[in-house]
RNA sequence: CCAGAUGGCCGGAUGGUCGCUUCGCGGGUUCGCCUGCGGGGAGGAAAGUCCGGGCUCCAUGAAAUCAGGGUGCCGGUUAACGGCCGGCGGGGGCGACCCCAGGGAAAGUGCAACAGAAAGUAUACCGCCCUGCCAUGUGCCUGGUUCAUGUUAAAUAUCAUGAACGUGGUCUAAGCACAUGGCAGGGUAAGGGUGAAAAGGUGCGGUAAGAGCGCACCGCGCUUUCAGUAAUGAAGGCGGCGAUGGCAAACCCCACCCGGAGCAAGACCAAAUAGGAAGGCCUUGGGCUGAUUUCACCCGUUUAGGCCUUCGGGUUGGUUGCUAGAAAUGCGGAGUAAUCCGCAUUCCAGACGAAUGACCGUCCUUUGCUUCGGCAAUGACAAAACCCGGCUUACAGGCCAUCUGGCAUU
RNA sequence: GAUCGCUUAGCUCAGCCGGUAGAGCAACUGACUUUUAAUCAGUAGGUCGAGAGUUCGAAUCUCUCAGCGAUCACCA
Numbered sequence: 001c002c003a004g005a006u007g008g009c010c011g012g013a014u015g016g017u018c019g020c021u022u023c024g025c026g027g028g029u030u031c032g033c034c035u036g037c038g039g040g041g042a043g044g045a046a047a048g049u050c051c052g053g054g055c056u057c058c059a060u061g062a063a064a065u066c067a068g069g070g071u072g073c074c075g076g077u078u079a080a081c082g083g084c085c086g087g088c089g090g091g092g093g094c095g096a097c098c099c100c101a102g103g104g105a106a107a108g109u110g111c112a113a114c115a116g117a118a119a120g121u122a123u124a125c126c127g128c129c130c131u132g133c134c135a136u137g138u139g140c141c142u143g144g145u146u147c148a149u150g151u152u153a154a155a156u157a158u159c160a161u162g163a164a165c166g167u168g169g170u171c172u173a174a175g176c177a178c179a180u181g182g183c184a185g186g187g188u189a190a191g192g193g194u195g196a197a198a199a200g201g202u203g204c205g206g207u208a209a210g211a212g213c214g215c216a217c218c219g220c221g222c223u224u225u226c227a228g229u230a231a232u233g234a235a236g237g238c239g240g241c242g243a244u245g246g247c248a249a250a251c252c253c254c255a256c257c258c259g260g261a262g263c264a265a266g267a268c269c270a271a272a273u274a275g276g277a278a279g280g281c282c283u284u285g286g287g288c289u290g291a292u293u294u295c296a297c298c299c300g301u302u303u304a305g306g307c308c309u310u311c312g313g314g315u316u317g318g319u320u321g322c323u324a325g326a327a328a329u330g331c332g333g334a335g336u337a338a339u340c341c342g343c344a345u346u347c348c349a350g351a352c353g354a355a356u357g358a359c360c361g362u363c364c365u366u367u368g369c370u371u372c373g374g375c376a377a378u379g380a381c382a383a384a385a386c387c388c389g390g391c392u393u394a395c396a397g398g399c400c401a402u403c404u405g406g407c408a409u410u
Numbered sequence: 411g412a413u414c415g416c417u418u419a420g421c422u423c424a425g426c427c428g429g430u431a432g433a434g435c436a437a438c439u440g441a442c443u444u445u446u447a448a449u450c451a452g453u454a455g456g457u458c459g460a461g462a463g464u465u466c467g468a469a470u471c472u473c474u475c476a477g478c479g480a481u482c483a484c485c486a
Stems, first nucleotide, its partner, number of pairs: 001406010012363007020041009043381001047392002050390005055262004060296007068258005073087005088102001089100004103253002108251002110247002125192002127188014146163005200218006219241001220239008266320004276311008285299003313485003327346008364379001366377004411482007420435004429466001437453005459475005
């Protein structure tokens, strides 16, 4: 210098004028409000509403079973979490680093289209090998044929020897061997082919051909020891391994967690109306809002009362909940870190037809034009609504720190 | 503000415990008819709202976004 990785920060700055909202103090008032001064007034995501909690109501408490939902390596952290931190295992990258819903498939059920012989009780299409039979071809050997001699009671038959005989010739029959083809029976899972996936992998030996059949290494299962809180890792031993393939973001099993609704929750005041109608349910019972049950507790027990749904009627007001909090900033300490502890200081939006704005000056960012003096335009994503902790998503541009790979120079 | 639901052909909808996406209407072509309508026969048309993940395989299961719609005030 180039290319990257991780973490953090900023999110135009400043001044003036005129407004809006809220709080405090003061003045005026026809009690409606008006006015002076001073203080505060959008975000890192205020967003999506995806998780978790506070708070409020469902009259209250304790407990059990079932259903439903969620989470899922281990440890820690927290008010809590599906968040965060650290570690382990797996995968990717040359590397810094990044990604993983990461329990159980030897409890059960289920799924795997098409292709393929076979898709989970394995099986056998081609191929390889063995055996038997048949056919064809090639080759080989033996016998038969003719003659002589010997043997014998005899021999033309049988047996033996020799000759014709030369790799004798011709013909025939049977046999053997090999090759090819077919049929039947068996062995095999090495190879081929199908598929996302084919029943441990590679190599050597072995075999009729093959095969964990045997051996070495790797993988897998069981087990022992050691290290670690644990997940897990290392070393050793045993087992030849059709035991025990894949899918649980299929049902399911196991462990743990969860009551429901939500500030339009809820409380108070005021105004107005037809203090109504229909249907259903309950009242020897009812009450925790998924269902059931137990105990306590509360309420009620009849000229009536309660609850739910629908229709009809009225209002579209005010106060409160409402902003001092798991708060912010600084310093110190514990911890690898998330986080926690202590001290000091500060008060920092509270609107509801919903304030947080408009204009001007100077500078800054980016873009365009330029007679290089300037001129013009533009300012990312988006904007509180009871409050917090996270996650996710959107975001012009800029800054800082640490680290990795490459190139060059010293 | 809060809570729910939906998105599949031009339109209205099926398909949703995974295996090549269908129906009706509409469109186009042909036949019938003097012509049109109706009828008959046939044809085309889909990145299943978008992007990731799980799986051999996703319209379907999971997550994150986008768009659209519905409901929820108080009094008696």